[in-house]
RNA sequence: UAAAAGGUUUUCUAGGGUUCCGGGCUGCCAGGUGCAGCCGUCUGGUCCGAGAGAGAACGCAUCGGGUGCCAGUGCCGGUGUACACGGCGGGACAAAAGCCCGGGAGAA
Numbered sequence: 001u002a003a004a005a006g007g008u009u010u011u012c013u014a015g016g017g018u019u020c021c022g023g024g025c026u027g028c029c030a031g032g033u034g035c036a037g038c039c040g041u042c043u044g045g046u047c048c049g050a051g052a053g054a055g056a057a058c059g060c061a062u063c064g065g066g067u068g069c070c071a072g073u074g075c076c077g078g079u080g081u082a083c084a085c086g087g088c089g090g091g092a093c094a095a096a097a098g099c100c101c102g103g104g105a106g107a108a
Stems, first nucleotide, its partner, number of pairs: 007058006015048002020045002022042001023039006059081007083103001085106001089101003
């Protein structure tokens, strides 16, 4: 800048690993608030994080109010935004995952 309407953005959680922080163990050192190595089968903090989990905002649809000569738009409000069994395998970031491939392949 544009688009979308099983919409978009964002917050949280289930869950996830180990780049950083913290923790633990070992070693160096007389010692230490120091350094190095190892451990995520270390509760945690940072971090990643749901189409089929929970919210919020915006948008969209529709109905009403209201402005106004009339219609329409701005404005205010109601309702709706449903349903959804799902691999193997692969991918990224440090790594993994309900993340992405994917409302996929399949199934009924």